[in-house]
RNA sequence: CGGCUCGUAGCUCAAUGGUGGAGCAUCCGUCUUAUACACGGAGGGUUGGAGGUUCAAAUCCUCCCGAGCCGA
Numbered sequence: 001c002g003g004c005u006c007g008u009a010g011c012u013c014a015a016u017g018g019u020g021g022a023g024c025a026u027c028c029g030u031c032u033u034a035u036a037c038a039c040g041g042a043g044g045g046u047u048g049g050a051g052g053u054u055c056a057a058a059u060c061c062u063c064c065c066g067a068g069c070c071g072a
Base pairs, nucleotide, nucleotide: 001071002070003069004068005067006066007065010024011023012022013021018055026042027041028040029039030038048064049063050062051061052060
């Protein structure tokens, strides 16, 4: 320098272009003498940034930033 894959909750990951979810973690409640386990619930996201296409974008396109792999 070129090519490919990827960036979504604190962490690991989902999500045919049609209101972004799960598990773990955190907090609250039930249970227990108490803690843990178990069960129920809650909070937590400008979907890396900017722009474009579209009635509608995490998803499609372009650029930038970052990570990994390959080539020179």
The RNA shown here (transfer RNA) has 72 nucleotides and comes from a Patescibacteria group bacterium. Model confidence (mean pLDDT): 83 of 100. It matches the Rfam family "tRNA". Rfam classes the family as a transfer RNA. The RNAcentral record of the sequence draws on ENA.